[in-house]
């Protein structure tokens, strides 16, 4: 070296999770990935850390070890940035009441502002007066079988007569009480009655007169000052996300190295 039969690894391997821990079963990544049972109220095992059986490759393109790039998964991220969700309302920001100043502005005053003084009226209590309605009193008419008048025929009674009484019907007339009148007077009683009157009270709210007085005076508007009220762009708090940064584990793939025994030739 070169053949043959072997052997040790090898036929997948990672994350996260579970676990005292390692493996597997699920789940994700990566993948050209050998067969059969077993397993999340889990299953197998213990640092040589899945068990049990079987099958193929086989000492290298396949096994091991080192570097590199590296899918993907985890931890963190107020110190990067973006986005959503919720809470806030101290601060920018905008909306908006209140009140105050009078710098601008406008309106108003020497045809007299403000401020002081008075006097009326609006307001209200009596009382008078009108109006308005109601009643009444009045005037007309009708109006009592008897218990109202008056006259009283006839008829009755009373007397001897003269003559007298009571008194129905008629007729006349009146009470009450019905109905009307009313132009104006009379009397009483009312009110959602008054361009009235007299008198007293009251009130500074508004109108309106007169006197002093001798330059302001009002506060729409923009401005500034106090006090509040709201909205959530910005901005505070918070919770989650993408994407970036850091760290960790890393499948695959690449670079360099290493790797056994028998027998023949």
């Nucleotide at each position: 070296u070169c053949g043959u039969g072997c052997u040790a690894g090898a036929u997948g391997g990672g994350g996260a999770g579970c676990u005292a821990g390692c493996g597997g079963u699920g789940c994700c990544c990566u993948g050209a990935a050998c067969c059969u049972g077993c397993a999340a109220u889990c299953c197998g095992c213990u640092a040589c850390a899945g068990c049990a059986g079987g099958a193929u490759g086989g000492a290298a393109u396949u096994c091991c070890c080192u570097u590199c790039u590296g899918a993907g998964g985890c931890u963190c991220u107020u110190u990067g940035c973006c986005c959503g969700g919720u809470g806030g309302g101290a601060c920018u920001g905008c909306c908006u009441g209140g009140u105050u100043u009078a710098a601008g502005u406008g309106g108003u005053g020497u045809u007299g502002a403000a401020g002081g003084c008075u006097g009326g009226g609006u307001c209200u209590u009596a009382c008078g007066c009108g109006g308005c309605g109601g009643a009444g009193a009045g005037c007309u008419a009708u109006g009592a079988a008897c218990c109202c008048c008056g006259u009283c025929a006839g008829g009755u009674c009373c007397g001897a007569g003269a003559g007298g009484a009571a008194g129905c019907a008629g007729c006349g007339g009146u009470a009450a009480a019905u109905a009307g009148c009313g132009a104006a007077a009379c009397u009483c009683c009312g009110g959602g009655u008054g361009c009235c009157g007299u008198a007293g009270g009251g009130u500074c709210g508004c109108c309106u007169g007169g006197c002093c007085g001798g330059a302001g005076c009002c506060g729409g508007c923009u401005g500034g000052g106090c006090c509040g009220g709201g909205c959530a762009a910005g901005c505070c708090g918070u919770c989650g996300g993408a994407c970036g940064g850091a760290g960790u584990c890393g499948a695959a793939g690449g670079u360099g190295g290493g790797u056994g025994c028998a027998c023949g030739a």
The prediction has a mean pLDDT of 76. This is a predicted structure of a 265-nucleotide RNA (Bacterial large signal recognition particle RNA) from a Chloroflexota bacterium. The model forms 93% of the base pairs in the Rfam consensus. It is recorded under the gene name ffs. The sequence is in RNAcentral, with records from ENA. Its Rfam family is "Bacterial large signal recognition particle RNA". A reference for the family is Regalia et al. (2002), "Prediction of signal recognition particle RNA genes", Nucleic Acids Res. Rfam describes the family as follows. The signal recognition particle (SRP) is a universally conserved ribonucleoprotein involved in the co-translational targeting of proteins to membranes. Its family is annotated with SRP-dependent cotranslational protein targeting to membrane, signal sequence recognition and signal recognition particle, plasma membrane targeting in the Gene Ontology.